Source information
c-di-GMP-I riboswitch aptamer from Sulfurovum sp., 99 nucleotides, folded computationally. The source organism's lineage runs through Bacteria, Campylobacterota, Epsilonproteobacteria, Campylobacterales and Sulfurovum.
[in-house]
RNA sequence: GAAAGAAAACGCCACCCCUGUUGCGAAGCAGGUUCGGAAAGCUAUGGGUCUUUGAUGCUGUCGCCUGGCAGCAGACGAGAAGAUCGCCAGGUUGCCUAA
Numbered sequence: 001g002a003a004a005g006a007a008a009a010c011g012c013c014a015c016c017c018c019u020g021u022u023g024c025g026a027a028g029c030a031g032g033u034u035c036g037g038a039a040a041g042c043u044a045u046g047g048g049u050c051u052u053u054g055a056u057g058c059u060g061u062c063g064c065c066u067g068g069c070a071g072c073a074g075a076c077g078a079g080a081a082g083a084u085c086g087c088c089a090g091g092u093u094g095c096c097u098a099a
Stems, first nucleotide, its partner, number of pairs: 004097002012037002017032006035086001041092003045089003048084006056073007
């Protein structure tokens, strides 16, 4: 230096809940607390979940316009806007350590 990772933690982070505060909300921030964590650091890129809203969206075709037609999906929620990295994956940086 690379790869890998069992047991740990000087040090680090801080679930639920409580208080304050911001937000319609999911949730964020600050303090307390300490369930846990080896990336529980950063990133919302893909999927999931959640919130607010509530009727369009996708494909093909005509056409060259913000349109027409057809098929399919859709109030058992389309789409949009958001939240979550302590849901998973990806990207990126980093700590420790036996064999």

About this RNA
It matches the Rfam family "c-di-GMP-I riboswitch aptamer". Rfam links the family to the GO term cyclic-di-GMP binding. Its mean pLDDT, the model's own confidence on a scale to 100, is 81.